This is a predicted structure of a 74-nucleotide RNA (transfer RNA) from an uncultured Aeromonadales bacterium.
[in-house]
RNA sequence: GCGUCCUUAGCUCAGUUGGUUAGAGCAUCACCUUGACAUGGUGGGGGUCGGAGAUUCGAGUUCUCUAGGACGCA
Numbered sequence: 001g002c003g004u005c006c007u008u009a010g011c012u013c014a015g016u017u018g019g020u021u022a023g024a025g026c027a028u029c030a031c032c033u034u035g036a037c038a039u040g041g042u043g044g045g046g047g048u049c050g051g052a053g054a055u056u057c058g059a060g061u062u063c064u065c066u067a068g069g070a071c072g073c074a
C1' cells in the first nucleotide's frame, strides 16, 4: 500500500427482507424475604447504535468518507 471483518447500555452480546417502543444476560439502585448476610423474587435508572454526510415516506440495518481495532496478502 491492497483486501476482509469488528465497533449497539458500565461489561459480554442479540437485533431476521429497511417498517415505527432499540433488547437480553451480568453489573448497579430501591423494595420484599432474613436477627444479619448470602441466595431468591418484584420493580427502576442507564443508549440514540464509533464520528460525519447521502439515499428513502422511514436507516442499528443500504451507500460514501473518516477514526479505532483484528486478521490476511504485498
Base pairs, nucleotide, nucleotide: 001073002072003071004070005069006068007067010026011025012024013023019057028044029043030042031041032040050066051065052064053063054062
Rfam family: tRNA. It is annotated as a transfer RNA.